RNA sequence: GGAGCGGCUCGGGUGGUCGUCGGUCCCGGAAACGGGGCGGGAGGAAAGUCCGAGCUCCGCAGGACAGGAUGCCAGCUAACGGCUGGUGGGGGCGACCCCCAGGAAAGUGCCACAGAGAGAAGACCGCCGCGUCGCUUCGGCCACGCGGUAAGGGUGAAAGGGUGCGGUAAGAGCGCACCGGGCCGGCGGUAACGUCGGUCGUAAGGCAAACCCCAUCUGGAGCAAGACCGAAUAGGGAAGCGUUUGAGGGUGGUCCGCCCGAGGCUUCCGGGUUGUGUCGCUCGAGACCCUUGGUGACGAGGGUCCUAGAUGAAUGAUCACCACCCUGCGUGAGGCAACGAACGCGGGGAACAGAACUCGGCUUACGGGUCCUCCGACC
Numbered sequence: 001g002g003a004g005c006g007g008c009u010c011g012g013g014u015g016g017u018c019g020u021c022g023g024u025c026c027c028g029g030a031a032a033c034g035g036g037g038c039g040g041g042a043g044g045a046a047a048g049u050c051c052g053a054g055c056u057c058c059g060c061a062g063g064a065c066a067g068g069a070u071g072c073c074a075g076c077u078a079a080c081g082g083c084u085g086g087u088g089g090g091g092g093c094g095a096c097c098c099c100c101a102g103g104a105a106a107g108u109g110c111c112a113c114a115g116a117g118a119g120a121a122g123a124c125c126g127c128c129g130c131g132u133c134g135c136u137u138c139g140g141c142c143a144c145g146c147g148g149u150a151a152g153g154g155u156g157a158a159a160g161g162g163u164g165c166g167g168u169a170a171g172a173g174c175g176c177a178c179c180g181g182g183c184c185g186g187c188g189g190u191a192a193c194g195u196c197g198g199u200c201g202u203a204a205g206g207c208a209a210a211c212c213c214c215a216u217c218u219g220g221a222g223c224a225a226g227a228c229c230g231a232a233u234a235g236g237g238a239a240g241c242g243u244u245u246g247a248g249g250g251u252g253g254u255c256c257g258c259c260c261g262a263g264g265c266u267u268c269c270g271g272g273u274u275g276u277g278u279c280g281c282u283c284g285a286g287a288c289c290c291u292u293g294g295u296g297a298c299g300a301g302g303g304u305c306c307u308a309g310a311u312g313a314a315u316g317a318u319c320a321c322c323a324c325c326c327u328g329c330g331u332g333a334g335g336c337a338a339c340g341a342a343c344g345c346g347g348g349g350a351a352c353a354g355a356a357c358u359c360g361g362c363u364u365a366c367g368g369g370u371c372c373u374c375c376g377a378c379c
Base pairs, nucleotide, nucleotide: 001375002374003373004372006371007370008369009368010367011366012322013321014320015319016318017317018316020041021040023038024037025036026035027034028033043352047363048362050361051360052359053358054357055222056221057220058219062256063255064254065253067218068217069216070215071214072086073085074084075083076082087101088099089098090097091096102213103212107211108210109207110206111205124153125152126149127148128147129146130145131144132143134141135140161179162178163177164176165175166174180202181200182199183198184197185196186195187194188193226279227278228277229275236269237268238267239266240265241264248260249259250258286305287304288303289302290301291300292299293298324349325348326347327346328345329344330343331342334339
């Protein structure tokens, strides 16, 4: 100097002026409201709404089926499909990163094209044996037929484990050695698993991100939840169903159970009323600091603090200085030069994005800083 689908971290600060949305106090006012003082007012993602909770309602959240989710081990947590640490596998030269990681001897299904054969598979070429015809330089050769053979060739993403030696007509775990694999046992580890030894010629290739099986979990809806106040009220007509042999409703996948249920329920006709209302609403698995346990996620103890609550929806604009990044000019240690530490004077830039009940995560978008790794050149 360059590169990095490498880790971590931050997301400007202080002050003035003008505005805006809440809170609180004072003054004026009967009230509505107005004025003034003090104090507060977006994010790391407020976003996507993908998971998990709190909270609220559905009477309880009961049983079965269906459906859905998760899927190595241990831990953390209110909980999770999240996080941390490990195991196994994979990628990268490396920093480091990724894994949708249960079961394929329960069953079913699929494996395009190519290929003889895609499964307890398969003789297309080749190799070997035998038979027949023909030829012969008598060594054999060619053609056809019947068998043997999975070592070699060829097809494919994938063809019954790999290498070697023996063996054989040629071959083959057919036999043997080593490696791989299954099973059993010892040792280490909480465990996933690792390692060592023995044993079995090796036992049915892949796909479960195909159905499925196994294990665990799972009622539904969401702050437009829900509660209150205010406004209006009336009731009428028609048809149908039903009153314990129960219409209809709670109920939101289905069924059962449970509960409510009688001048009641459903449909139609025609009619009345419906607010810039209040609460929920922000004190909470809360924020910051210190100590401490743990490799870590996280936990324990102590102290300080209160930090948006809008609803046609506030949180803004501008100025100055500082900080950050880019850049121009001048001076200039030094140097043969190219270049150039440092200083001074200017110019420009600042991304992604805007709370809507609240938290914990994940994912996505974006700007800067820093550390680390790799490569090149020079000393």
This is a predicted structure of a 379-nucleotide RNA (Bacterial RNase P class A) from a Sandaracinaceae bacterium. The organism belongs to Sandaracinaceae, within Bacteria. Model confidence (mean pLDDT): 77 of 100. A source record names the gene rnpB. Rfam family: Bacterial RNase P class A. It is annotated as a ribozyme. From the family's description: Ribonuclease P (RNase P) is a ubiquitous endoribonuclease, found in archaea, bacteria and eukarya as well as chloroplasts and mitochondria.